RNA sequence: GCAGCAGGCCAGACGAUCGUCCGCCUUCGCGCCUUCGGCGCUACGGCGGGAGGAAAGUCCGAACUCCGCAGGGCAGUGCGCCGGGUAACCCCCGGUCAGGGCAACCUGAAGGAAAGUGGCACAGAAAACAUACCGCCCGCCGACGCCUGAAAGGGCGUAGGCGAGCAAGGGUGAAAAGGUGCGGUAAGAGCGCACCGCGCCCGUGGUAACACGGGUGGCAGGCAAAACCCCGCAUGGAGCAAGGCCAAAUAGGGAGGCGAUAAGGAACGCCCGUCCGAAGCCUCCGGGUAGGCCGCACGAUCCCGCCAGUGAUGGCGGGGCUAGAGGAAUGAUCGUCACGCCGAAGUCCGCAGGCCGUUAGGCCGGCGGGCGAAGGCGGACAGAAUUCGGCUUACGGUCCGCUGCGGCG
Numbered sequence: 001g002c003a004g005c006a007g008g009c010c011a012g013a014c015g016a017u018c019g020u021c022c023g024c025c026u027u028c029g030c031g032c033c034u035u036c037g038g039c040g041c042u043a044c045g046g047c048g049g050g051a052g053g054a055a056a057g058u059c060c061g062a063a064c065u066c067c068g069c070a071g072g073g074c075a076g077u078g079c080g081c082c083g084g085g086u087a088a089c090c091c092c093c094g095g096u097c098a099g100g101g102c103a104a105c106c107u108g109a110a111g112g113a114a115a116g117u118g119g120c121a122c123a124g125a126a127a128a129c130a131u132a133c134c135g136c137c138c139g140c141c142g143a144c145g146c147c148u149g150a151a152a153g154g155g156c157g158u159a160g161g162c163g164a165g166c167a168a169g170g171g172u173g174a175a176a177a178g179g180u181g182c183g184g185u186a187a188g189a190g191c192g193c194a195c196c197g198c199g200c201c202c203g204u205g206g207u208a209a210c211a212c213g214g215g216u217g218g219c220a221g222g223c224a225a226a227a228c229c230c231c232g233c234a235u236g237g238a239g240c241a242a243g244g245c246c247a248a249a250u251a252g253g254g255a256g257g258c259g260a261u262a263a264g265g266a267a268c269g270c271c272c273g274u275c276c277g278a279a280g281c282c283u284c285c286g287g288g289u290a291g292g293c294c295g296c297a298c299g300a301u302c303c304c305g306c307c308a309g310u311g312a313u314g315g316c317g318g319g320g321c322u323a324g325a326g327g328a329a330u331g332a333u334c335g336u337c338a339c340g341c342c343g344a345a346g347u348c349c350g351c352a353g354g355c356c357g358u359u360a361g362g363c364c365g366g367c368g369g370g371c372g373a374a375g376g377c378g379g380a381c382a383g384a385a386u387u388c389g390g391c392u393u394a395c396g397g398u399c400c401g402c403u404g405c406g407g408c409g
Base pairs, nucleotide, nucleotide: 001405002404003403004402005401007399008398009397010396012337013336014335015334016333017332018331020050021049022048023047024046025045027043029041030040031039032038033037052381056392057391059390060389061388062387063386064239065238066237067236076235077234078233079232080231081095082094083093084092085091096110097108098107099106100105111230112229116228117227119223120222133170134169135166136165138163139162140161141160143158144157145156146155147154148153178196179195180194181193182192183191197219198217199216200215201214202213203212204211205210243294244293245292246291253285254284255283256282257281258280264276265275266274301320302319303318304317305316306315307314308313339378340377341376342375346371347370348369349368350367351366353364354363355362356361
């Protein structure tokens, strides 16, 4: 210098003017109440405060709230190496194993395929009770050729048929029933042996996952559980539009009174008497709506320091109070400075060259790069809506450390 890996930090600063949301205060005005006075609302003004590392996606876990719930089980759903952290987690930390990378380092949905059921396109004999297309080997049969022989016969070879053996080699496939080598065999084969692999047992180390070592068995067997399934653990539902409080107009509901010694009706054969009795008006009660208030900002809180721990994290001490809107404010303009990029003259470094000169050296222009005044340009992703812990995604800059390769000293 190039390429890469891992982690931390920042999210421009200050001033002026205008604007905006919230809180407090002064004053004016209006309304209400029991006078003094108090309360509420509105407006002007003053003071103070006003987004993020992701406020985002709403993916996971909680707080909080309401509903549901004797107890037990099933189903469903989620998770799944080991240890730790945490209020909790599909999160984080440390490790193990597997995979990727030359490396720094990264990734993992990482229980069980030896409980059962099912699946594996195409190709291929066969995709899992193994099997046999080419091939290899042996026997028999007849045919042909050659050799031998007087002949009968015998021997060798070739292609074919039948029967039996094999799975080494070839071929198919993403994947073919351990691998390599030696022996063995008619040819072969864990058939035998050595090493590797695998299963089981033991020992050592480790809290554990697991690692290492020894012994033993010729040896279970493909892939896929993000197919069903089995095993273990966990698990009610909805969400701040949760939920609670106050409460208008209008409509409707209930109670009482007036209406009402009425009209009319009921029971009775009739009368008296008793009971029922509409509209409308008045008073009271309760529910819900509009609207208002709470929930809602002191909290698994933030900053600093020390301690424990490899770390996630925890403990202790000190200090701070830091938006609470409800269609939704947190903005705009200007100036100065800081930062990054471009940038003339000049200057410095490197490279190769030309001319002059005996040498030392001098002169000339060229190419590449650094610094560089005035000035110009640039600053990303993105906006709280009950709150918190994570994950994921978007995105500008900067710093430190580490790895590989190349160059120079």
Bacterial RNase P class A from an Acidobacteriota bacterium, 409 nucleotides, folded computationally. Lineage of the source: Bacteria > Pseudomonadati > Acidobacteriota. It was read from a public genome assembly, where an Rfam model found it. It matches the Rfam family "Bacterial RNase P class A". The family's RNA type in Rfam is ribozyme.